RNAcentral holds the sequence, with entries from MGnify. Bacterial RNase P class A from a soil metagenome, 356 nucleotides, folded computationally. The model forms 87% of the base pairs in the Rfam consensus.
[in-house]
RNA sequence: GAGUCGGCCGGGUGGCCGCGGCCGGGCGACGACCCGGUCGAGGAAGGUCGGGACUCCACAGGGCACGGUGCUGGCGAGAGCCAGGGCGGGGCGACCUGUCGGACAGGGCAACAGAGAGCAGACCGCCGAUGGGCUCCGGGCGACCGGGGCCACAGGCAAGGGUGCAACGGUGCGGUAAGAGCGCACCAGCGUCCGGGGUGACCCGGGCGGCUCGGUAACCCCCACCGGGAGCAAGGCCGAACAGGGGACAUGAGUGACCCGCUCCGCUCGAGAGGGCAGUCCCCGGGUGGGCCGCACAGAUGGAUGGCCACCGGAGCCUCCGGGCUCCACAGAAUCCCGCCUACAGGCCGACUCAC
Numbered sequence: 001g002a003g004u005c006g007g008c009c010g011g012g013u014g015g016c017c018g019c020g021g022c023c024g025g026g027c028g029a030c031g032a033c034c035c036g037g038u039c040g041a042g043g044a045a046g047g048u049c050g051g052g053a054c055u056c057c058a059c060a061g062g063g064c065a066c067g068g069u070g071c072u073g074g075c076g077a078g079a080g081c082c083a084g085g086g087c088g089g090g091g092c093g094a095c096c097u098g099u100c101g102g103a104c105a106g107g108g109c110a111a112c113a114g115a116g117a118g119c120a121g122a123c124c125g126c127c128g129a130u131g132g133g134c135u136c137c138g139g140g141c142g143a144c145c146g147g148g149g150c151c152a153c154a155g156g157c158a159a160g161g162g163u164g165c166a167a168c169g170g171u172g173c174g175g176u177a178a179g180a181g182c183g184c185a186c187c188a189g190c191g192u193c194c195g196g197g198g199u200g201a202c203c204c205g206g207g208c209g210g211c212u213c214g215g216u217a218a219c220c221c222c223c224a225c226c227g228g229g230a231g232c233a234a235g236g237c238c239g240a241a242c243a244g245g246g247g248a249c250a251u252g253a254g255u256g257a258c259c260c261g262c263u264c265c266g267c268u269c270g271a272g273a274g275g276g277c278a279g280u281c282c283c284c285g286g287g288u289g290g291g292c293c294g295c296a297c298a299g300a301u302g303g304a305u306g307g308c309c310a311c312c313g314g315a316g317c318c319u320c321c322g323g324g325c326u327c328c329a330c331a332g333a334a335u336c337c338c339g340c341c342u343a344c345a346g347g348c349c350g351a352c353u354c355a356c
Base pairs, nucleotide, nucleotide: 001354002353003352004351005350006349007348008347009346011312012311013310014309015308016307017306019040020039021038022037023036024035025034026033027031042330046341047340049339050338051337052336053335054231055230056229057228066227067226068225069224070223071084072083073082074081075080085100086099087098088097089096090095101222102221106220107219108216109215123161124160125157126156127155130154131153132151133150134149135148136147137146138145139144169187170186171185172184173183174182188212189211190209191208192207193206194205195204196203197202235293236292237291238290244284245283246282247281248280249279258276259275260274262272263271264270313328314327315326316325317324318323
């Protein structure tokens, strides 16, 4: 000088003027009054994403279905946190970051390309030892025999090319007609056994077996564990007016018409007795407007928590070096608590890394 990680602060002091809650006091004045005291935003109060307290509703028990979680240890009521492990990615490094049960229980999927994609496959290519065909030389009376060359027909191969995210280990030597774990050495992986370390996930070392492709479970599935619903607009209490039910008291008008039920009655008409078509008061149930609680050592009306000045602190700009001007992050309680995530000017402390 450039960085990494962790923790903390996130303006200070004084004055003046205000706002809200509570307590105390004052008044020829009781008020939306006055005076005094005291308390009054955050690390995230935010997003409302998890978990819980609390409240109401539902609920015999078991199972199915559905949903969630999923390495190990510890802490925690739980979400989650801390430390560690395996497998990846980034950085020279300190360090950062993604992911996490099971793919020999079973089923499914892999577009396009490609010859072949699930116990796979042969397009180009290599070979053509073996079998076959053609031809030359030699031998034989002849059928034919021996040798050389050619073809690429049967067939063999999977090393190389090519396709793909992925093609049934890698390098070398041997081997072969050409090849191939076919054989061997080393390496990688898998399985298995042994020794050592660790509480554990797991790690280190060694032996054996040529055993040698794998991916996907955020596809179904399997295993283990967990899971009622709604939320302070939860919920509880008190309760106007109007309307409704009951009662008491008052009395007006009428003897019609209208409305309501009852009786006569199978139904209608009709008839009968009664009430209503006036009022005052009391009681009743439900609980609307409203109020209180829930609700807090800030706290609601879901609405206060602020403004100005001076000095100091910090940042930027200008400067005649005396100073002057401008600015002060994100944001802001609403039932409470624990977490997670997100936003944040500037500053302080500690540990560590790299370069000079």
Its Rfam family is "Bacterial RNase P class A". Rfam's curators write: Ribonuclease P (RNase P) is a ubiquitous endoribonuclease, found in archaea, bacteria and eukarya as well as chloroplasts and mitochondria. It is annotated as a ribozyme. Model confidence (mean pLDDT): 76 of 100.